Context: one part of a larger RNA
RNA sequence: GGACGAACGCUGGCGGCGUGCUUAACACAUGCAAGUCAAGGGGGCUCAGCAAUGGGCAACCGGCGAACGGGUGCGUAACACGUGAGCAAUCUGCCGAUUCGAGGGGGAUAGCCGGCCCAACGGCCGGGUAAUACCGCAUACGCUCUUUGGGGGGAGUCCCCUGGGGAGGAAACCUUUCGGGCGAAUCGAGGAGCUCGCGGCCUAUCAGCUAGUUGGCGGGGUAACGGCCCACCAAGGCAGUGACGGGUAGCUGGUCUGAGAGGAUGGCCAGCCACAUUGGGACUGAGAAACGGCCCAGACUCCUACGGGAGGCAGCAGUGGGGAAUCUUGCGCAAUGGCCGAAAGGCUGACGCAGCGACGCCGCGUGGGGGAUGAAGGAUUUCGGUUCGUAAACCCCUGUUGCCCGGGACGAACGUGGCCAUUCGUGGUCAGUGACGGUACCGGGUGAGGAAGCACCGGCUAACUUCGUGCCAGCAGCCGCGGUAAUACGAAGGGUGCGAGCGUUGUCC
Numbered sequence: 001g002g003a004c005g006a007a008c009g010c011u012g013g014c015g016g017c018g019u020g021c022u023u024a025a026c027a028c029a030u031g032c033a034a035g036u037c038a039a040g041g042g043g044g045c046u047c048a049g050c051a052a053u054g055g056g057c058a059a060c061c062g063g064c065g066a067a068c069g070g071g072u073g074c075g076u077a078a079c080a081c082g083u084g085a086g087c088a089a090u091c092u093g094c095c096g097a098u099u100c101g102a103g104g105g106g107g108a109u110a111g112c113c114g115g116c117c118c119a120a121c122g123g124c125c126g127g128g129u130a131a132u133a134c135c136g137c138a139u140a141c142g143c144u145c146u147u148u149g150g151g152g153g154g155a156g157u158c159c160c161c162u163g164g165g166g167a168g169g170a171a172a173c174c175u176u177u178c179g180g181g182c183g184a185a186u187c188g189a190g191g192a193g194c195u196c197g198c199g200g201c202c203u204a205u206c207a208g209c210u211a212g213u214u215g216g217c218g219g220g221g222u223a224a225c226g227g228c229c230c231a232c233c234a235a236g237g238c239a240g241u242g243a244c245g246g247g248u249a250g251c252u253g254g255u256c257u258g259a260g261a262g263g264a265u266g267g268c269c270a271g272c273c274a275c276a277u278u279g280g281g282a283c284u285g286a287g288a289a290a291c292g293g294c295c296c297a298g299a300c301u302c303c304u305a306c307g308g309g310a311g312g313c314a315g316c317a318g319u320g321g322g323g324a325a326u327c328u329u330g331c332g333c334a335a336u337g338g339c340c341g342a343a344a345g346g347c348u349g350a351c352g353c354a355g356c357g358a359c360g361c362c363g364c365g366u367g368g369g370g371g372a373u374g375a376a377g378g379a380u381u382u383c384g385g386u387u388c389g390u391a392a393a394c395c396c397c398u399g400u401u402g403c404c405c406g407g408g409a410c411g412a413a414c415g416u417g418g419c420c421a422u423u424c425g426u427g428g429u430c431a432g433u434g435a436c437g438g439u440a441c442c443g444g445g446u447g448a449g450g451a452a453g454c455a456c457c458g459g460c461u462a463a464c465u466u467c468g469u470g471c472c473a474g475c476a477g478c479c480g481c482g483g484u485a486a487u488a489c490g491a492a493g494g495g496u497g498c499g500a501g502c503g504u505u506g507u508c509c
Stems, first nucleotide, its partner, number of pairs: 001509004006505005013364006019357002021322001026320003030317003035064003040061002044057005071275003081199007090192003095188007103137001105135002112127006143168011173180002201247003208238003213235004218230003250272004254265004277298005300311004328354001330353003336350001337348004367397004377388004401450001402446006411436001416431006453498005458479003464493005474481002
């Protein structure tokens, strides 16, 4: 000098864009943050209707989602991350493409009804009912397993194409307005799992480490390779190119600095990883060893009729606590995106906005021109003067901004409805949809009116005098000032530098 998620002191007019618990991964009151589908199912309540029927509501069975999105950085020195390869060792819901298929049966169970227990959470017994819930049967080129031929390829157990035999395995319907779904198989897209090379911390005052340890054969397990697990066999494997141990730490794109080389760093944003009160476990599922699921154990909190129950903000707000220190218990689904739905639509503290904080960057303003008897006043003085100083007053203007009044958006495209056209795919046209917000912006009015401070002035270092003080009080980044004329302390006048900021402290280069 530059930089900052900063803090502290004094001061503070406006706007735009960003940004805001770095500490206790401490504990949390309250509300909200994941639902949706009635075009899968039966029944219930309710509204309209004479009825048929239609609309609404929500519990239950069922489907999809809840593994995304959002948070945090504890742990982790590791194939965690980055980068480059590989899987001839793999899986994949929804989506796209293609080929086939959907025949015929069955038994239950919630809800509901009845009875009982119960403080609560809830539980027990009996009866009875539906399905795109569940279970057999049939069908099966392809799929899986097995057996047996042909051809081609390779990199080793193999891979690809093609033929025969045997065994096994499917399905679901709903709506009628277009329509939406179901099963088997192949390919794709996107996603996930696994393996390997290389790369990036400190410590030798850690020098030896290792028994499923290293390898093999066989088996189990997995979507899949593998000591992943197991039985047996062998005795290996790693290490001064630092094993093992200890400390510290999420990694990266990047960010800061620097001429670069390098050094430091990883907050916001983006990718990956890890975690969800602590530890462990599996279930469901295409996907989890699952933040707002389940079970067990621990600590803690709450309720209780003492028998027993309930809970998990490192989601958004918010509270206490800790701390030098870090925000609103706001508005809206209008946009973008996500989930569900045929759709209408519903949900969405993701997100879009607003609020608070000079925390940062950027922009603007606090007026412009004229004005000398150089007024008054302050300070100083060699008492002549000098200086604040064109500064003020005063005159003439302007209107950024502020305040008042009026107009007033872009962000909106859709979906949908009406009409028209149509090659029936759709196209055209009109209507309708905004949290921000009566905001931005535009016009008019008003009137210099509401808007300047902070640090420094001995040298480094731009800027000097007077008074007070008297090694006192104090200053100080270094050198050093102060003991009676202190440009260094305190105050004043003046000056210098920055300016809605200015200084101080901390940290990095």

Small-subunit ribosomal RNA, 5' domain from an uncultured Gemmatimonadales bacterium, 509 nucleotides, folded computationally. RNAcentral holds the full RNA, with entries from ENA and SILVA.